[in-house]
Molecule: RNase P RNA; transfer RNA
Organism: Deltaproteobacteria bacterium
RNA sequence: AUAGUGGCAUAGAUAAUCGCGUUCGCUUAUGCGAAGGAGGAAAGUCCGAACUCCAUAGGGCAGGAUGCCGGAUAACGUCCGGUGAGGGGUAACUCCCUUAAGGAUAGUGCCACAGAAAAUAUACCGCCUGUAUUUAAUUACAGGUAAGGGUGAAAAGGUGCGGUAAGAGCGCACCGGGCAGAUGGUAACAUCGGUCGCAUGGUAAACCCCAUUCGGAGCAAGGCUAAACAGGAGGCAGUGAGUUGCCCGCUCCAGUUCUUCCGGGUAGGCCGCUUGAGGAAAUCGGUAACGAUUUUCCAGAUGAAUGAUUAUCGCCUGCAGAUGAGUGAUUGUCUGUCAGGAACAGAAUUCGGCUUAUUUGCCACUGUAGCA
RNA sequence: GUGGGUGUAGCUCAACAGGUUAGAGCACUGGGUUGUGGCCCCAGAGGCUGUGGGUUCGAGUCCCAUCACUCACCCCA
Numbered sequence: 001a002u003a004g005u006g007g008c009a010u011a012g013a014u015a016a017u018c019g020c021g022u023u024c025g026c027u028u029a030u031g032c033g034a035a036g037g038a039g040g041a042a043a044g045u046c047c048g049a050a051c052u053c054c055a056u057a058g059g060g061c062a063g064g065a066u067g068c069c070g071g072a073u074a075a076c077g078u079c080c081g082g083u084g085a086g087g088g089g090u091a092a093c094u095c096c097c098u099u100a101a102g103g104a105u106a107g108u109g110c111c112a113c114a115g116a117a118a119a120u121a122u123a124c125c126g127c128c129u130g131u132a133u134u135u136a137a138u139u140a141c142a143g144g145u146a147a148g149g150g151u152g153a154a155a156a157g158g159u160g161c162g163g164u165a166a167g168a169g170c171g172c173a174c175c176g177g178g179c180a181g182a183u184g185g186u187a188a189c190a191u192c193g194g195u196c197g198c199a200u201g202g203u204a205a206a207c208c209c210c211a212u213u214c215g216g217a218g219c220a221a222g223g224c225u226a227a228a229c230a231g232g233a234g235g236c237a238g239u240g241a242g243u244u245g246c247c248c249g250c251u252c253c254a255g256u257u258c259u260u261c262c263g264g265g266u267a268g269g270c271c272g273c274u275u276g277a278g279g280a281a282a283u284c285g286g287u288a289a290c291g292a293u294u295u296u297c298c299a300g301a302u303g304a305a306u307g308a309u310u311a312u313c314g315c316c317u318g319c320a321g322a323u324g325a326g327u328g329a330u331u332g333u334c335u336g337u338c339a340g341g342a343a344c345a346g347a348a349u350u351c352g353g354c355u356u357a358u359u360u361g362c363c364a365c366u367g368u369a370g371c372a
Numbered sequence: 373g374u375g376g377g378u379g380u381a382g383c384u385c386a387a388c389a390g391g392u393u394a395g396a397g398c399a400c401u402g403g404g405u406u407g408u409g410g411c412c413c414c415a416g417a418g419g420c421u422g423u424g425g426g427u428u429c430g431a432g433u434c435c436c437a438u439c440a441c442u443c444a445c446c447c448c449a
Base pairs, nucleotide, nucleotide: 001368002367003366004365005364006363007362008361009360012313013312014311015310016309017308018307020037022035023034024033025032026031039344043355044354046353047352048351049350050349051218052217053216054215058248059247060246061245063214064213065212066211067210068082069081070080071079072078083101084099085098086097087096088095102209103208107207108206109203110202111201124149125148126145127144128143129142130141131140132139157175158174159173160172161171162170176198177196178195179194181192182191183190184189222271223270224269225268231262232261233260234259235258238253240252241251242250263448264447265446278297279296280295281294282293283292284291285290315341316340317339318338319336320335321334322333323332324331325330373445374444375443376442377441378440379439382398383397384396385395391429400416401415402414403413404412422438423437424436425435426434
């Protein structure tokens, strides 16, 4: 210098003119004045809530979600801090990044091809012993073995020494593992010595088991109100509706209430609606997430406002000039009647997160290249 | 706005609780048959399974994220 990863900040300001919604006031029948008018993601709708409705919001089965430990929070599948594991890096530690991380001796399933054998182990080559042809080699048969070769993603603890006919946890040392214990820690867990020759792979983002947890729908919720039109043909008498897939219980109804098809109508108004677990700044507490206090700020539209132009200043890039740093590659600062650039996107009941899109700058780490 | 669903060849669909090189019909290309064309017969090409990650020895299939497309919603009722 450049690329990647992680983190943080930023998303122009002021003035004038014109324009678009909202609220208030004055005028009056269309004008005038004042105040205020998008985001870090308003997005995707992936989680969690507030709020509203469903007769009680009940029981059982089924189903969904989550899953190391502790904390934060209204809540969460989010966040913070740790533990373990994996990867990177280092002489080594510290360190950096990632982590859907309960259970594989509760049970069941699956593990293609290759291979002797894929989970009740097994024997192709090999190694060794015995018997047979007189012996040796060789061959055949019987037996032992799992060290070596070979297969595979994965081969029944690993390395070394002893041991043996050859071998083997067969024995021993170290490492790994199981078991119970002590110490430290709130805990996950770590460390230590003891004991057991080791007592049985992987997969639970396969079924499943365990623990925790979940009633359903959603502002087109829901309430009030105005208008238009045109009804017709069926289904179901507990096989109905009221909220979930099923059952029990409860309520309503023997169609005014459910549902299918055809047809027709409307595309209205008000409330809900914006002061909220809200934003910003400062101080204090906490490793942090976060919490407390004080001050200050406040869009509400409904085919849907929040914009455009000009000027000045600011920001970034390039170019030119001046002036420094360095041996050098390279680079800092200042100036300009110079040239160009400024992304993603746009509230729709409201919040907390996650994810994705995206401009510019800074910091840390890692890789690569150039120069000395 | 809210709640659902679907993405595999140019089109329409397959692929069983993950297994070896993802198949079929139509369409397309070449050859044959025919006097010529069609029908018919033979052969062939065409897919990173919407995209990007993860789990697994192995992913069209399982999980997560994302993109595109699509359906339903009011009154007579």